[in-house]
RNA sequence: GGAGUCGGCCGGGCAGCCGCCGCCGCGAGGCGGAGGAAAGUCCGGGCUCCGCAGGGCAGGGUGCCAGGUAACGCCUGGGCGGCGCGAGCCGAUGGAAAGUGCCACAGAAAACACACCGCCGAUGGCCCUUACGGGCACAGGCAAGGGUGAAAAGGUGCGGUAAGAGCGCACCGCGCUCACCGGCAACGGUGGCGGCACGGUAAACCCCACCCGGAGCAAGGCCAAAUAGGGGAGCAAUGGCGUGGCCCGCGCCGCUCCCGGGUAGGCCGCAAGAGGCGCGUGGCGACGCGCGUCCCAGAGGAAUGGCUGCCAGGGGCUUCGGUCCCUACAGAACCCGGCUUACAGGCCGGCUCCCUCC
Numbered sequence: 001g002g003a004g005u006c007g008g009c010c011g012g013g014c015a016g017c018c019g020c021c022g023c024c025g026c027g028a029g030g031c032g033g034a035g036g037a038a039a040g041u042c043c044g045g046g047c048u049c050c051g052c053a054g055g056g057c058a059g060g061g062u063g064c065c066a067g068g069u070a071a072c073g074c075c076u077g078g079g080c081g082g083c084g085c086g087a088g089c090c091g092a093u094g095g096a097a098a099g100u101g102c103c104a105c106a107g108a109a110a111a112c113a114c115a116c117c118g119c120c121g122a123u124g125g126c127c128c129u130u131a132c133g134g135g136c137a138c139a140g141g142c143a144a145g146g147g148u149g150a151a152a153a154g155g156u157g158c159g160g161u162a163a164g165a166g167c168g169c170a171c172c173g174c175g176c177u178c179a180c181c182g183g184c185a186a187c188g189g190u191g192g193c194g195g196c197a198c199g200g201u202a203a204a205c206c207c208c209a210c211c212c213g214g215a216g217c218a219a220g221g222c223c224a225a226a227u228a229g230g231g232g233a234g235c236a237a238u239g240g241c242g243u244g245g246c247c248c249g250c251g252c253c254g255c256u257c258c259c260g261g262g263u264a265g266g267c268c269g270c271a272a273g274a275g276g277c278g279c280g281u282g283g284c285g286a287c288g289c290g291c292g293u294c295c296c297a298g299a300g301g302a303a304u305g306g307c308u309g310c311c312a313g314g315g316g317c318u319u320c321g322g323u324c325c326c327u328a329c330a331g332a333a334c335c336c337g338g339c340u341u342a343c344a345g346g347c348c349g350g351c352u353c354c355c356u357c358c
Base pairs, nucleotide, nucleotide: 001354002353003352004351005350006349007348008347009346010345012311013310014309015308016307017306018305020033021032022031023030024029035329039340040339042338043337044336045335046334047216048215049214050213059212060211061210062209063208064078065077066076067075068074079093080091081090082089083088094207095206099205100204101201102200103199116146117145118142119141120140123139124138125136126135127134128133154172155171156170157169158168159167173196174194175193176192178191179190180189181188182187220268221267222266223265230259231258232257233256234255235254239253240252241251242250243249275294276293277292278291279290280289281288282287312327313326314325315324316323317322
């Protein structure tokens, strides 16, 4: 100098003027006022109400190991597999010797298999030959080679054979409820044993382990009109209506007062919290602990902005003097931890590879 990889951060700045929302204040005025994602609402929790003795079944979720956490499908560290020269990246990554199912097309055959081309034909058969031997490819043998496929029943070499074949051997690979060693573990290493018996698929059923009650701030609580309706007490007499053939009786209709429920409306929930920042400390780390310090939007569906000047960045026009425009994605509504997605432009740091110079 070039190429790359991982992580963190900012995301217009300053000043003035005019507003908007909340709180405090008698007032003048003071203080605070969007985000890293406030988004998607995909996970997990707090909180609230309802349900619930305990256990099981069903259903749903998660899925290598260890740790972190309030919890998680998140995060950290590690293992294994794959990719990369490397820094590093990617992986729903338990079980396929419990059972069931499926494996399109092609292909002979897709699971305890098969023989299309091919090879052989030792043995038996047939033909030629006196014989040695030769031929045919009928029985039969083979699975090395070709071909199909995403996948074809270990690979390479030597031996072996009629041809072949773990048939035998060596190495590699594979398997083992074998031993030892390292590791908390996943797993790894070394040795032994086994010629190999065991294709793939569990985001197919399933098995195993662990987790899970439901609804959500329109949760839920408090105060509480008007009107209508309900309950109780009292008053008033004759009355009206109903029941009934009639009387009594009973019920309803009136007025006054009291009570309780609900609606409108208001208030709380609701902003001090798994909180921010700094320092110290334990840990590889996620994170934990201790001390100090700060108080930091909150309503209604509605606020969180505009103008001017200077500067920064980007774009258009340019007579290169300037001039005009723009500021990514987006935008709280019970709160918090994650994940995912969107994002103009820019800053900082760790590490890797290549080239060059000293």
Bacterial RNase P class A from a Gammaproteobacteria bacterium, 358 nucleotides, folded computationally. NCBI's taxonomy places the organism under Bacteria, Pseudomonadati, Pseudomonadota, Gammaproteobacteria. RNAcentral holds the sequence, with entries from ENA.